[in-house]
Molecule: transfer RNA
Organism: Candidatus Nanoarchaeia archaeon
């Protein structure tokens, strides 16, 4: 330098034949339970879906460029 893949909550990830409200587990906070801690139960907070632009009535999802990481080739 060329090619492929990945980027979504604090962490690990799902969701990608465009459309209902952006989700799960763990973690965090509050309540409950307990003599107390943990476990259990109930509730809650937390996201410009890597960045910018384009297509479309509508994009996490399609297209382009860029950024970061991983791998392969030279």
């Nucleotide at each position: 330098g060329g090619c492929u893949c990945u980027g979504u909550a604090g962490c690990u990830c799902a969701g990608u034949u465009g459309g209902u409200u952006a989700g799960a587990g763990c973690g965090c906070c509050g309540c409950u339970c307990u003599c107390a801690u943990g476990a259990g139960g109930c509730g809650g907070a937390g996201g410009u879906c890597g960045u910018g632009g384009g297509u479309u009535c509508g994009u996490a999802u399609c297209c382009c460029a860029c950024c970061a990481g991983a791998g392969c080739c030279a």